[in-house]
Predicted 3D model of a 335-nucleotide part of an RNA (large-subunit ribosomal RNA, domain IV) from a Patescibacteria group bacterium. Lineage of the source: Bacteria > Bacteria candidate phyla.
Context: one part of a larger RNA
RNA sequence: CCCUCGUUCAGGAACUCGGCAAAAUGUACCCGUAACUUCGGGAGAAGGGUAGCCGCGUUCACCAAGAACGUGGUCGCAGAGAAAUGUUCCAGGCGACUGUUUAACAAAAACACAGGUCUCCGCAAAGUUGUAAAGACAACGUAUGGGGGCUGACGCCUGCCCAAUGCUGGAAGGUUAAGAGGAGUGGUUAGCCGCAAGGCGAAGCUGCGAAUCGAAGCCCCAGUGAAUGGCGGCCGUAACUAUAACGGUCCUAAGGUAGCGAAAUUCCUUGUCGGGUAAGUUCCGACCUGCACGAAUGGCGUAACGAUCUGGGAGCUGUCUUAACGAGGGGCACA
Repeated sequence: CCCUCGUUCAGGAACUCGGCAAAAUGUACCCGUAACUUCGGGAGAAGGGUAGCCGCGUUCACCAAGAACGUGGUCGCAGAGAAAUGUUCCAGGCGACUGUUUAACAAAAACACAGGUCUCCGCAAAGUUGUAAAGACAACGUAUGGGGGCUGACGCCUGCCCAAUGCUGGAAGGUUAAGAGGAGUGGUUAGCCGCAAGGCGAAGCUGCGAAUCGAAGCCCCAGUGAAUGGCGGCCGUAACUAUAACGGUCCUAAGGUAGCGAAAUUCCUUGUCGGGUAAGUUCCGACCUGCACGAAUGGCGUAACGAUCUGGGAGCUGUCUUAACGAGGGGCACA
């Protein structure tokens, strides 16, 4: 000097990103216990008191044992005499909750969840698996069932847009494959013509092949948002000023409703005001100018819950002012 422990004057978070770590609390009984609340909770809330040992008495019908209560005495620095054994309160964010997760850097606000809703499926079900199979699962189930998607207890709610994309339904018209069809046309050649070169060329065989017929799909017509998604701009206007209930105009499928809002979302920004502090980029309450919230990619609340995150208080302490001493182990030096 390092590691693991123990104790410490005065102060008590001044430490630090942050009370990280440590200290503190702790048992049983008695008293007492707030806001809020889904009336169950919150709650061991908080906050107080008692506790050893030795006699005596009372009660528990009686005996034994034990417990509770009353009363007297007594010892120590210390009586839950050791060990084991909750710190607590206030406020906010997120997620309702118990659960699950990155075996070995992440336990969470992520996943799941009960509940909600949409959609598919009538049974040889849909869906999944399988070699375009048999078969298997679904299910020895049958729509109060099974599969899939989204949301995520509960409370109050969930607005407008079907133009685009998707899905569902429709079928008049347009387009359209294989196939059907076979107008037409080519090859070959028995034959014919020709002195020859060559020309013409039936049937058969064979190649190409127009019109016409021809499904779904697409175009088309509707519906559909707890489907994918989207939810404006400019100018003017009130008898101080400011602002604009109001008007004009352009565009759109429709121009963001309720609620919330500098937010896990706010760039400017440490916005402005208030609270808390002597002093507060964080925190809480407001305001609304929402760069760029917003309604099941749910919106806003919410008791309880959380090894969650954020801010504050009390207690407590070697975290610190500021270090000291001690114990065990290691290192180093000497022998």